[in-house]
RNA sequence: UCGCGCUAGGCGGGGAGUUAGCGGUGCCCUGUACCUGCAAUCCGCUAUAGCAGGGCUGAGUUCCCGUUCUGAGGCGGACGUCUGUGGGGUCGGACCUCGAUAAGGAGUGUUGAUCGUCGGGUCCUGUGCAAUCGAAUGCCGUGAACCAUGUCAGAUCCUGACGGAAGCAGCAUUAAGCGGAAUAUUCGGUGUGCCGCGGGGAAACCUGAAUGGAGCCACCUACCGAAUCAUCGCCCGGAGACGUAUCUUGUCGAGGAACGGGUGCGCGG
Numbered sequence: 001u002c003g004c005g006c007u008a009g010g011c012g013g014g015g016a017g018u019u020a021g022c023g024g025u026g027c028c029c030u031g032u033a034c035c036u037g038c039a040a041u042c043c044g045c046u047a048u049a050g051c052a053g054g055g056c057u058g059a060g061u062u063c064c065c066g067u068u069c070u071g072a073g074g075c076g077g078a079c080g081u082c083u084g085u086g087g088g089g090u091c092g093g094a095c096c097u098c099g100a101u102a103a104g105g106a107g108u109g110u111u112g113a114u115c116g117u118c119g120g121g122u123c124c125u126g127u128g129c130a131a132u133c134g135a136a137u138g139c140c141g142u143g144a145a146c147c148a149u150g151u152c153a154g155a156u157c158c159u160g161a162c163g164g165a166a167g168c169a170g171c172a173u174u175a176a177g178c179g180g181a182a183u184a185u186u187c188g189g190u191g192u193g194c195c196g197c198g199g200g201g202a203a204a205c206c207u208g209a210a211u212g213g214a215g216c217c218a219c220c221u222a223c224c225g226a227a228u229c230a231u232c233g234c235c236c237g238g239a240g241a242c243g244u245a246u247c248u249u250g251u252c253g254a255g256g257a258a259c260g261g262g263u264g265c266g267c268g269g
Stems, first nucleotide, its partner, number of pairs: 001269006009057003012030004020046005034054005063262008073252005078244006085237004091233003097226003101222001103221003107216002117209006123200006129193002131190007139180004148173004156165003
């Protein structure tokens, strides 16, 4: 170097997820690169990390390793927009409330404002009167077998007679008591009163008189301050969706390109 035959290796890879970890089935991205069985309520393994069986290719430009460039796609962060959500009143604006100002409106004022002065009332108290309630007197009625009065039928007693005496029932009038009416008198009471007299009275309100000579009011708008309030904006936190134009970042990364290195055994010529 040639021929024949073997063996190692290769016959896809990656992302997320799952897992103590590694692969696989399933999903996604690349890409075309064997077949069968097992497998998400999972299947099989142990850092030498699918298991079991079969097939093709086979030491090469095709296998293995490294470096550089490029790079589909995935995952996370940052940023932005939108939606909705929790919190913040010592961030700003609205609503409500309170206080203050007095520019405008309304009202009132020379038929006299505000303030001030004097007097009075509302207020407190003493007292009087009225009202009202209660009691008593007075009024009317009723009301005593005998222990109230008057008159006393009948009956009884005294007397020679004349005439007297006591006195039941009844009747009448009354006492105590009981009942009634609500006119009068007296006494007492009070959370009563367009009432009278006296005393007190810090402030407030109302009112009258005189003085004085132009404002008063704070109802509405406006303005200032305070308090409250999570309604609007804003701030802080967290959730979801979308986007990131090669105007952001990190990580994994198929594929492609270039370069370099490594590469077994046997037999025969």

A computed fold for a 269-nucleotide RNA from a Clostridia bacterium, annotated as Bacterial large signal recognition particle RNA. The prediction has a mean pLDDT of 79. Lineage of the source: Bacteria > Bacillati > Bacillota > Clostridia. It matches the Rfam family "Bacterial large signal recognition particle RNA". On this family, see Rosenblad et al., Nucleic Acids Res 2003: "SRPDB: Signal Recognition Particle Database". It is annotated as a non-coding RNA gene. From the family's description: The signal recognition particle (SRP) is a universally conserved ribonucleoprotein involved in the co-translational targeting of proteins to membranes.